[in-house]
RNA sequence: GCCCCUAUAGCUCAACGGAUAGAGCGCUAGUCUUCGGAACUAGAAAUGGGGGUUCGAUUCCCUCUGGGGGCA
Numbered sequence: 001g002c003c004c005c006u007a008u009a010g011c012u013c014a015a016c017g018g019a020u021a022g023a024g025c026g027c028u029a030g031u032c033u034u035c036g037g038a039a040c041u042a043g044a045a046a047u048g049g050g051g052g053u054u055c056g057a058u059u060c061c062c063u064c065u066g067g068g069g070g071c072a
Base pairs, nucleotide, nucleotide: 001071002070003069004068005067006066007065010025011024012023013022018055027043028042029041030040031039048064049063050062051061052060
């Protein structure tokens, strides 16, 4: 330099182009407990940036950025 893959809660992962973007672990609060842990209940928390297509985009297209891989 060229090509391919990839980017969603703190982490690991879901989500035919259409419902309020979900789950596990973690975190916070409460109940319980002498305290803690466990258990139960509740809660906070995310679509990398910018454009485009579409009635509608996490999903499709372009570009930038980050990450991974291959070739030279």
The RNA shown here (transfer RNA) has 72 nucleotides and comes from a Candidatus Doudnabacteria bacterium. The prediction has a mean pLDDT of 81. Lineage of the source: Bacteria > Bacteria candidate phyla > Candidatus Doudnaibacteriota. It matches the Rfam family "tRNA". Rfam's curators write: Transfer RNA (tRNA) molecules are approximately 80 nucleotides in length. Rfam classes the family as a transfer RNA. It was read from a public genome assembly.